Bacterial small signal recognition particle RNA from an Eggerthellaceae bacterium, 94 nucleotides, folded computationally. It is recorded under the gene name ffs. RNAcentral holds the sequence, with entries from ENA. Model confidence (mean pLDDT): 83 of 100. Of the family's consensus pairs, 97% are formed in the model.
[in-house]
RNA sequence: AUGCGGGCGGGAGCGGCGCCAUGUUUCGAACCUGGUCAGGUCCGGGAGGAAGCAGCCAUAAGAGACCGCUGGCGAGCGCUCUCGCCUGCAGGAC
Numbered sequence: 001a002u003g004c005g006g007g008c009g010g011g012a013g014c015g016g017c018g019c020c021a022u023g024u025u026u027c028g029a030a031c032c033u034g035g036u037c038a039g040g041u042c043c044g045g046g047a048g049g050a051a052g053c054a055g056c057c058a059u060a061a062g063a064g065a066c067c068g069c070u071g072g073c074g075a076g077c078g079c080u081c082u083c084g085c086c087u088g089c090a091g092g093a094c
Base pairs, nucleotide, nucleotide: 002090003089004088005087006086007085008084009083010082011081012080013079014078015077017074018073019072020071021070023066024065025064026063027062033058034057035056036055041050042049043048
């Protein structure tokens, strides 16, 4: 050289744990969001049509709750792989 060990550190992968939100869900607009638009208003000889407040429905900004889904972040959690440092015994090259 090499064989068999021990200790420590770095990196990667998978899982678990914790947190977060662009994830899930709930609430949420007198009017300057949408849909439907009672009443009333307007156009028309009429048939009809138009705009559209309230209400209802759905949501935006935003706020609450949550971690089963999606993604992200974290570390005296586990396993696997890899790289490196230190070290013990055997061995015996120069």